[in-house]
Molecule: small-subunit ribosomal RNA
Organism: metagenome
RNA sequence: AGAGUUUGAUCCUGGCUCAGAACGAACGUUGGCGACGUGGUUUAGGCAUGCAAGUCGAACGAGAAAGCGGUCUUCGGAUCGUGAGUACAGUGGCGAACUGGUGAGUAACAGGUGGGCAAUGUACCUCUUAGUGGGGGAUAACACUUGGAAACAGGUGCUAAUACCGCAUAUGGCGCGAAGGUGUUGGCUUUUGCGUCAAAGAUGCACUUCGGUGUGUCGCUAGGAGAUCAGCCCGUCCCCGAUUAGCUUGUUGGUAGGGUAAUGGCCUACCAAGGCUUUGAUCGGUAGGUGGCCUGAGAGGGUGGUCACCCACACUGGGACUGAGAUACGGCCCAGACUCCUACGGGAGGCAGCAGUCUAGAAGCUUCUACAAUGGGCGAAAGCCUGAUAGAGCGACGCCGCGUGCGGGAUUGAAGGCCGUGAGGUCGUAAACCGCUGUCAGCAGGGAAGAAGGCCCCAAUGGUGAAUUGGGGUUUGACGGUACCUGCAGAGGAAGCCCCGGCUAACUCCGUGCCAGCAGCCGCGGUAAUACGGAGGGGGCAAACGUUGUUCGGAAUUACUGGGCGUAAAGCGUGCGUAGGCGGUUUGGUAAGUCUUGUGUGAAAUCUCCCCGCUCAACGGGGAACCCGCAUGGGAUACUGCUGAACUUGAGGGUGAGAGAGGCAGGUGGAAUUUCUGGUGUAGCGGUGGAAUGCGUAGAUAUCAGAAAGAACACUCGUGGCGAAGGCGGCCUGCUGGCUCAUCCCUGACGCUGAGGUACGAAAGCCAGGGGAGCGAACGGGAUUAGAUACCCCGGUAGUCCUGGCCGUAAACGGUGAACACUAGAUGUCGGGGGUAUCGACCCCCUCGGUGUCGGAGCUAACGCAUUAAGUGUUCCGCCUGGGGAGUACGACCGCAAGGUUGAAACUCAAAGGAAUUGACGGGUCCCCGCACAAGCGGUGGAGGAUGCGGUUUAAUUCGACGCGACGCGAAGAACCUUACCAGGGCUUAAACAGCAGGGUAAACCCCUCGAAAGAGGGGCUGCUUCGGCAAUCCUGUAGAGGUGCUGCAUGGCAGUCGUCAGCUCGUGUCGUGAGAUGUUGGGUUAAGUCCCGCAACGAGCGCAACCCUUGUCUUUAGUUGCCAGCGCGUAAUGGCGGGAACUCUAGAGAGACUGCCGCCGUAAGGCGGAGGAAGGUGGGGAUGACGUCAUGUCCUCAUGGCCCUUAUGUCCUGGGCUACACGCGUCCUACAAUGGUCGGUACAGCGAGUCGCAAUGCCGCGAGGUGGAGCUAAUCUCACAAAGCCGGCCCCAGUUCGGAUUGUAGUCUGCAACUCGACUACAUGAAGGCGGAAUCGCUAGUAAUCGUGGAUCAGCACGCCACGGUGAAUACGUUCCCGGGGAUUGUACACACCGCCCGUCACAUCACGAAAGUCGGUUGUACUUGAAGUCGCUGAGCCAACCCGCAAGGGAGGCAGGUGCCGAUGGUAUGAUCGGUAAUUGGGAUGAAGUC
Repeated sequence: AGAGUUUGAUCCUGGCUCAGAACGAACGUUGGCGACGUGGUUUAGGCAUGCAAGUCGAACGAGAAAGCGGUCUUCGGAUCGUGAGUACAGUGGCGAACUGGUGAGUAACAGGUGGGCAAUGUACCUCUUAGUGGGGGAUAACACUUGGAAACAGGUGCUAAUACCGCAUAUGGCGCGAAGGUGUUGGCUUUUGCGUCAAAGAUGCACUUCGGUGUGUCGCUAGGAGAUCAGCCCGUCCCCGAUUAGCUUGUUGGUAGGGUAAUGGCCUACCAAGGCUUUGAUCGGUAGGUGGCCUGAGAGGGUGGUCACCCACACUGGGACUGAGAUACGGCCCAGACUCCUACGGGAGGCAGCAGUCUAGAAGCUUCUACAAUGGGCGAAAGCCUGAUAGAGCGACGCCGCGUGCGGGAUUGAAGGCCGUGAGGUCGUAAACCGCUGUCAGCAGGGAAGAAGGCCCCAAUGGUGAAUUGGGGUUUGACGGUACCUGCAGAGGAAGCCCCGGCUAACUCCGUGCCAGCAGCCGCGGUAAUACGGAGGGGGCAAACGUUGUUCGGAAUUACUGGGCGUAAAGCGUGCGUAGGCGGUUUGGUAAGUCUUGUGUGAAAUCUCCCCGCUCAACGGGGAACCCGCAUGGGAUACUGCUGAACUUGAGGGUGAGAGAGGCAGGUGGAAUUUCUGGUGUAGCGGUGGAAUGCGUAGAUAUCAGAAAGAACACUCGUGGCGAAGGCGGCCUGCUGGCUCAUCCCUGACGCUGAGGUACGAAAGCCAGGGGAGCGAACGGGAUUAGAUACCCCGGUAGUCCUGGCCGUAAACGGUGAACACUAGAUGUCGGGGGUAUCGACCCCCUCGGUGUCGGAGCUAACGCAUUAAGUGUUCCGCCUGGGGAGUACGACCGCAAGGUUGAAACUCAAAGGAAUUGACGGGUCCCCGCACAAGCGGUGGAGGAUGCGGUUUAAUUCGACGCGACGCGAAGAACCUUACCAGGGCUUAAACAGCAGGGUAAACCCCUCGAAAGAGGGGCUGCUUCGGCAAUCCUGUAGAGGUGCUGCAUGGCAGUCGUCAGCUCGUGUCGUGAGAUGUUGGGUUAAGUCCCGCAACGAGCGCAACCCUUGUCUUUAGUUGCCAGCGCGUAAUGGCGGGAACUCUAGAGAGACUGCCGCCGUAAGGCGGAGGAAGGUGGGGAUGACGUCAUGUCCUCAUGGCCCUUAUGUCCUGGGCUACACGCGUCCUACAAUGGUCGGUACAGCGAGUCGCAAUGCCGCGAGGUGGAGCUAAUCUCACAAAGCCGGCCCCAGUUCGGAUUGUAGUCUGCAACUCGACUACAUGAAGGCGGAAUCGCUAGUAAUCGUGGAUCAGCACGCCACGGUGAAUACGUUCCCGGGGAUUGUACACACCGCCCGUCACAUCACGAAAGUCGGUUGUACUUGAAGUCGCUGAGCCAACCCGCAAGGGAGGCAGGUGCCGAUGGUAUGAUCGGUAAUUGGGAUGAAGUC
């Protein structure tokens, strides 16, 4: 510090996800030791048991027992001493308000921070002043007794005090009054008068007349001061919601009083009507606050467990008492809920103290030890108490440290595992083996620090005291015989977890087969999974490792630091304007902001740095720094603020001109449309792609004249004008707003923006009243269509128009808020001014304002914007934060309604999106080509047959191929074989091939038996040799053969197709952030990316063309088997013979054609025409197939990975099947006839093939063919008669002398064999069929059509295929349309690329949400009612010791019980508000491989 993920690819926007750190954690697997920390986050839920607050006898009275000892004894016991002034209990004092726990409540002066109290209190402590005199009456304990189950309560009697109560005294305090000083809220201080207010003793020592006295200490009383702690007040900080906007009656203030330690509406009475709030009151939600902690570069964000400070609470609610202090966790009273006891009458209780228990929960410990230390309470002290605390225990919960060994050990890299291309590689120096060490754990021995103090004695000092100091003695440790040290033995007891597709370090095999499963995101898995599961190997961390949850980070993804708004989310539709924010120039003052310096504070701990202590570290100690803040004093004055004075450039005004569909009102004009009236006039009009509905003989349309009505203003009209926007268009008048220019006269910052607010605001719509020509939602009719609730046509109501009032929204758009300033230009246009020129208007130049286009810098993701900014800056406002859900729901406000404004969530997805790129596509455009159409010729589709396919059938009908590009295709030939299929019979190292080892023998061949054959059995015969054996063959064993079994979607090779279409790319350069572009586009030309020209391109490659074959002409060479002109011979005739080499021909080598020549056009390339030529513009034909596409075809040609079979999915054999047959389709053959059929005669080819062959002459047969065999390994012989054609005869338009299917009989040939299932022949038979619906195919010249011939395969079988020649046409105007292709351009939401993508309803399933008659609950307001405890007030006839009067009785003072009033918790009733749960039904939404329209 980034990375993954939207796309075919790119850039951007934007969300989601990951890597980091952290935790009071939990879960899974695993687990050796120690140190230090830490451990009920949920149920402030309930709690058994024990402990957690006592202490003081030096405040006081009383006061045992057991036990032990003594004496007595009637042996029952009694008594004395000790135990012991002890225990227990009580009076009294102090403490119990600390410590400890928890975080429910609380949004608050609760907390933090800084101040204030002249408005306060403070026990114990310290210092200080003064005092401590003299009396009185009770009461617990105790004893007796009453009630009660108990808790407890009552009565009578006795008694003490540092308990209680008077009196005296008053340094002083307090209250009231007077006066003064000082200071200012009730302060301090001086003087003075009046009133009022105290006390307690205990103990040590000495002395003693035993009454006491003196003294020390501790107490006590009244004051003062301090310290500490507490109370109150104020500034400031302190979460979310406006779908909470108004709140408040003790409320705000005053006066008086009450109350408090103290101010105060804290409380009461009266008076006034205030107080708070958009700088967010009130209400609702949530929450203890802080120091800090986590994260982060920081700013921030999150958090508040442990430790520390503050607050609040103590079962829930209320209340006071005591006290210095409480409205009191382990006190009291009342109410409520709950639990327990009960004799049913009543009682008891409060773990959010320490342990522990139950519940709920993913989840958190011992019912431990000790007061040794530290601290606290009491005490004079010893000491006692202390679940505070110190320790130990449990938990890998966290952090830190240590260990599980170290070294050597490979020229058998052991065994074993895994992989393997079978070579080997790897685990791996790892192990074994050799040597060494001894941490931790174990055993044994030694053994701290933490201890200071207390007590006793002595000494010094001191007031012979106390205190202090020194010395000596003695004593105190829970942890714990722990830390630590030493020794002993032995590598011995101690390693796991996660991951290995990318992000992200780490790869192979097997299993599985969209299954099982994984997954943080992208995504893996459908038979070769580095992604699932296992294994081997590897990577990471390590006593842990992963997962889950949460927080921050990354996220600049809320942007203060540090983002945006033309098109990605985002500028309010537009003005005016309130608050607020911001604001020109100069100068004076001030010093609030700002800056500087000082002071106080900012607790400690934490963090950082330094040093130090535990062996290190974690941890801890000391010091420094920090605490960025607040308060306050001094100083500075540039900037901002405030204030005074001034200025003119911002703004406004004056004067003079100007343009304009700016607005409102009134008037007015013509054209057109429609209607009405009348005339002319007759059969149609109208409308459409074509029609129809409609109108018209009751006279339409057309035309003329007249009249009426409403609405809108042609041309001018212009990226012209005006207006804030919406918007504004005939003409005239009136009223009125704004703008511009010139002048530089006035005011003197008067300005900009603008949350709320308010006004305007197209169309449609609404209300009321008018109006209504045309147009025209809805609606009716006619068409179109599969349908047509549309588009088209005929009608037509609201509406459109006017007046008044609502609505308040638009793609209200420049998709661009307003204002100001600055930053190159060019060019048009509108309005004004100036200069120059001119007679003048133009022209030209300058300038101000508006409105356009182009363009530079700059900006931008790009597109683009560019002085009218989307540039550079300033100010203010509005708005955005992934897509969907949704501008929806609920609530509120507005509206007559329609609806508008504001505006969520659950849930769901990993994208949604912007711009640009390359393709593909378009019933987009442009250019071009092709038998693509058109123009022609002939077919197919109908018939019969052949053949292939589908389907069906079958034991099997083997398999593959399926639009073009499967279907006379693989198959150039299925009777057996082929053959892969089926039935049956056999074989198992095999039918064939082949390695090694061992053993045997020749095998083949011939004969016989069985058998359907395969095969089995028997017999016979035979190799080479150097005699070792070899070759061959058989058997056994072992590695292994074999498979037309699967996967063509694992592959190679080959092929098809687009397409013989003209395209496809590269290097360098250039342009672009990039994908990419350029080149290859453009203008021409071509069959062609062929060539030329131009050009940020220049070149190159694969394609095109050419080079190759063939054919067409000629020359030359060579003449046999071919040829025969001339010469000769011969024949009935024939190159038959001699001979010839001319010709044809054969087959070698050459020539020839290149737009080369001429003319015209053209810059050129080239085009058109012509000449010559056998051939003319690639002469005809062939071979040749770019980058790629179609997961095209082929595992059944071959090769091959993987999988599968192995007495079978291999292999041999016999028979059957591939030939089936209701049907459908493709490709062909033959026909339907007279351009024909048939009979007779007659003419002319070429390519080829042939010895396992072609076969002549001859003979036989009607014929297929037979017989026979000349010749031929072929320019020699044979196949081999070519046929159509030509000549002549017959047929005469018919199911025929057309057509030949089908069938019968008889034959021929091939073959082991023609039954299933061959071809051919003869005779007989003589079917359909009379030119073929929709539709569809081929062909542009030696082509189509037509005619025959040959060949491959092959024993035989050809209508198929391949090839050959004979005869031999028609037509092409042209490129609009159909199909296919090439190029350019454009749009795109497509990229699996239009056979794409994708929308909505319906049906089904699941999920969350809204509404809903209701229903249930929480919180809360108001009114009334009830009214506990208790304070306060009133009363107090009952009761009462202290003081007063009194001899007493009694009275008084004072108080108590009781009663009562105000307030008052809880409860009740009624009625609201608000939040939530649930609900028949209902609404839309989201999601879901193969449903419907």